[in-house]
RNA sequence: GCAGAGUAGAAAUAUGUGCGUUAAGUGCUGGCCGGACGGGGAGUUGCCGGUGGGACGAAAAGUGAAUAACUUGCGGUACAUAUUUUGCAUCCCGCUGC
Numbered sequence: 001g002c003a004g005a006g007u008a009g010a011a012a013u014a015u016g017u018g019c020g021u022u023a024a025g026u027g028c029u030g031g032c033c034g035g036a037c038g039g040g041g042a043g044u045u046g047c048c049g050g051u052g053g054g055a056c057g058a059a060a061a062g063u064g065a066a067u068a069a070c071u072u073g074c075g076g077u078a079c080a081u082a083u084u085u086u087g088c089a090u091c092c093c094g095c096u097g098c
Base pairs, nucleotide, nucleotide: 001098002097003096004095009086010085011084012083013082014081015080016079017078018077019075020074021073028054029053031051032050033049034048035047039093040092041091042090060072061071062070063069
C1' cells in the first nucleotide's frame, strides 16, 4: 500500500403468552433530560430511551339468561423464543492475510 474479519443494536417472518377493542397502545410532530454506537480513542446534523405538550385516529361479530365466560376477528398492540437479513455515520489507531 491492497484485501478482509468482528460489536452493540435494528428489521422482517413464524410460534407462544398477554393487552386493548368503554381506545390504551402503535404511528406523526416539536420542547427538555439522558444513553448507546466493532479491540482502543474521538464522536454527529444520525440512532435509541424517559418525560410532559400538540395534531391525527380505529372493527367488530358470534354463542350465552347475563354486565360472566368462551370462540372468531381486528390493532402499523406488548413481551419471550427461533430463523433470516442488515449492521462500526464519520475520523485515527489496532487485528488477520498478501
THF (Tetrahydrofolate) riboswitch aptamer from uncultured Faecalimonas sp., 98 nucleotides, folded computationally. Taxonomically the source falls in Faecalimonas (Bacteria, Bacillati, Clostridia, Lachnospirales). Its Rfam family is "THF (Tetrahydrofolate) riboswitch aptamer". The family has 101 seed sequences and 747 matches in Rfam 15.1. Its family is annotated with tetrahydrofolate metabolic process in the Gene Ontology. Of the family's consensus pairs, 82% are formed in the model. Model confidence (mean pLDDT): 79 of 100.